[in-house]
RNA sequence: CUCCGAUAAGGGCAAACCGGGAGCGACUCCGGGACGCAAAGCUAUGGACCCCAAGUGGGCCGCCAAGCAGCCAAA
Numbered sequence: 001c002u003c004c005g006a007u008a009a010g011g012g013c014a015a016a017c018c019g020g021g022a023g024c025g026a027c028u029c030c031g032g033g034a035c036g037c038a039a040a041g042c043u044a045u046g047g048a049c050c051c052c053a054a055g056u057g058g059g060c061c062g063c064c065a066a067g068c069a070g071c072c073a074a075a
Stems, first nucleotide, its partner, number of pairs: 005072001012037002017032005035062001041068003045065003049059003
């Protein structure tokens, strides 16, 4: 340095559910809340899935790949 990665350290994110807002909807935003996560960081690029008012339309990266960038660090 690379791979791998922990009952390590310091931090980070936040499922279900609840309250409120926007949306036809999937779903999303804010607050609460933690099931989990070493990328559960970012990008809808390919696939999967979902929605629709069916349009070369939308949603989802906490489903799998891919690209980019990144903290710590024992065996």
Annotation:
A computed fold for a 75-nucleotide RNA from a Pseudomonadota bacterium, annotated as c-di-GMP-I riboswitch aptamer. The coordinates come from a structure-prediction model, not an experiment, and the mean pLDDT is 87. It matches the Rfam family "c-di-GMP-I riboswitch aptamer". From the family's description: GEMM was predicted in a large-scale screen for bacterial structured RNA regulatory elements. Rfam links the family to the GO term cyclic-di-GMP binding. Taxonomically the source falls in Pseudomonadota (Bacteria, Pseudomonadati).